[in-house]
Context: one part of a larger RNA
RNA sequence: GAUGAACGCUAGCGGCAGGCCUAACACAUGCAAGUCGAGGGGUAGCAGGGUCUUCGGACUGCUGACGACCGGCACACGGGUGCGUAACGCGUGUACAAUCUGCCUCAUACAGGAGGAUAGCUUGAAGAAAUUUAAGGUAAUACUCCAUAAUAUAUAUUAAUCGCAUGAUUUGAUAUAUUAAAGAUUUAUCGGUAUGAGAUGAGUACGCGUAUCAUUAGCUAGAUGGUAAGGUAACGGCUUACCAUGGCAACGAUGAUUAGGGGUCCUGAGAGGGAGAUCCCCCACACUGGUACUGAGACGGGGACCAGACUCCUACGGGAGGCAGCAGUGAGGAAUAUUGGUCAAUGGUCGAGAGACUGAACCAGCCAUGCCGCGUGUAGGACGACAGCCUUUUGGGUUGUAAACUACUUUUAUAUUAGAAAAAUAAGCUCUAUGCGUAGAGUGAUGAUGUUAUAAUAUGAAUAAGCAUCGGCUAACUCCGUGCCAGCAGCCGCGGUAAUACGGAGGAUGCAAGCGUUAUCC
Numbered sequence: 001g002a003u004g005a006a007c008g009c010u011a012g013c014g015g016c017a018g019g020c021c022u023a024a025c026a027c028a029u030g031c032a033a034g035u036c037g038a039g040g041g042g043u044a045g046c047a048g049g050g051u052c053u054u055c056g057g058a059c060u061g062c063u064g065a066c067g068a069c070c071g072g073c074a075c076a077c078g079g080g081u082g083c084g085u086a087a088c089g090c091g092u093g094u095a096c097a098a099u100c101u102g103c104c105u106c107a108u109a110c111a112g113g114a115g116g117a118u119a120g121c122u123u124g125a126a127g128a129a130a131u132u133u134a135a136g137g138u139a140a141u142a143c144u145c146c147a148u149a150a151u152a153u154a155u156a157u158u159a160a161u162c163g164c165a166u167g168a169u170u171u172g173a174u175a176u177a178u179u180a181a182a183g184a185u186u187u188a189u190c191g192g193u194a195u196g197a198g199a200u201g202a203g204u205a206c207g208c209g210u211a212u213c214a215u216u217a218g219c220u221a222g223a224u225g226g227u228a229a230g231g232u233a234a235c236g237g238c239u240u241a242c243c244a245u246g247g248c249a250a251c252g253a254u255g256a257u258u259a260g261g262g263g264u265c266c267u268g269a270g271a272g273g274g275a276g277a278u279c280c281c282c283c284a285c286a287c288u289g290g291u292a293c294u295g296a297g298a299c300g301g302g303g304a305c306c307a308g309a310c311u312c313c314u315a316c317g318g319g320a321g322g323c324a325g326c327a328g329u330g331a332g333g334a335a336u337a338u339u340g341g342u343c344a345a346u347g348g349u350c351g352a353g354a355g356a357c358u359g360a361a362c363c364a365g366c367c368a369u370g371c372c373g374c375g376u377g378u379a380g381g382a383c384g385a386c387a388g389c390c391u392u393u394u395g396g397g398u399u400g401u402a403a404a405c406u407a408c409u410u411u412u413a414u415a416u417u418a419g420a421a422a423a424a425u426a427a428g429c430u431c432u433a434u435g436c437g438u439a440g441a442g443u444g445a446u447g448a449u450g451u452u453a454u455a456a457u458a459u460g461a462a463u464a465a466g467c468a469u470c471g472g473c474u475a476a477c478u479c480c481g482u483g484c485c486a487g488c489a490g491c492c493g494c495g496g497u498a499a500u501a502c503g504g505a506g507g508a509u510g511c512a513a514g515c516g517u518u519a520u521c522c
Stems, first nucleotide, its partner, number of pairs: 001521003005518005012374006018367002020332001025330003029327003034073003039070002042066002046064003049060004080285003089210008099202002104198007112146004121136006152178007159170004183190002211257003218248003223245008260282004264275004287308005310321004338364001340363003346360001347358004377408004388399001390397002413459006428443006466511005471492003477506005487494002
């Protein structure tokens, strides 16, 4: 000098930041991922309309809407944590002639026909429940089949050009074979299928760099390589069969211990040393271990299955759960916050849109945890007043311009009033131009924060100072008490009767809404 700090004493305000470093310990409760009726059959509830009515009500999807269900997209993002990992994990630089990429953009082409189910629903059955099950009947942008098709894919033959090589390229040529689709509609459009290109994202490989221990010296059978096959989006012992016997290591293999990595942060003149909180990028993980399914993308934190530990329900037959999301609880600990508000803005998902959802986010609450700023008055005022405390050589000295007193100010405070300021861009609608995209103009709703910020007026010095130290290092000294006791102390060292070093007082010094102590790093 620094800190995600803690502890002691103290405390007026504001702005901006930060806030479980320990038990990746266990979790009550609520919320954190839905959306689309312009895909579908429909109508449980609500509202409206209609019909009937014995005036109690009944019926009716007809309308707004819409629970549950089928279907689509999203749920692989966003948010958390740092267990594991000494590794191509990360950083940096390359390569992919060994790769994939939903939504989005551009381009080209296409969308013909047929079929069988199933959920919801109805009627039963089993069960304490979770849930399961039989029969009947129904729809789709759900599912299946046929057709059509190339610049797609596969195979064969062949030509040219290029590359360090395996090889690659040509909307090369010829032949054969294979593979698509879905509709909605308010007629504006939106969607579907195939292929190519782009963008974005991801995957893979390699060079170099990346902790300690040699009181760890040898390690290795899928091990190292080859052939073949399988598998993958893709290369590869990735896997398998066969064959060979290799491969790594004192330039530190193997083993052990510790640890997420980087941008960055602290310190330092630098070189270095230390750290990896907040924010950003990458990685890993989601009670522990394993497995795949779906999907463009996962081996998936609020999905599935299996095993285990733990907790809960049970009618004992069987079931349910996973806060390292936001709050919150217990425990641990020196120690770390509210079971708050809003989707107004930014962003995300779905939707044609309106909009819905969003503990992302934006705000507010708590905490002097830090940094910065402001205040606790200003000027005059000596009789250096009286009194007090302290001291004294008893003359005085000191507290001290301090106070009183006089004249001001009102930051702040309190009260009242104003303030819907800025944060806001602009969706939708209308008009104009335009072949279409689109562009311009007009109109036009929306603020959680917030009784906020800020401003004005009134009142009145009014509401606001502590902490540590005073032997030397080190700025600041005397008296009393104590008597190697009580105690102090970072080091040297103080204390045994005149202690500037212990305790108190007066005074002084330093910093100041803080000051000291402890811990850690330079």
This is a predicted structure of a 522-nucleotide part of an RNA (small-subunit ribosomal RNA, 5' domain) from an uncultured bacterium. The full RNA is in RNAcentral, with records from ENA and SILVA. The prediction has a mean pLDDT of 81.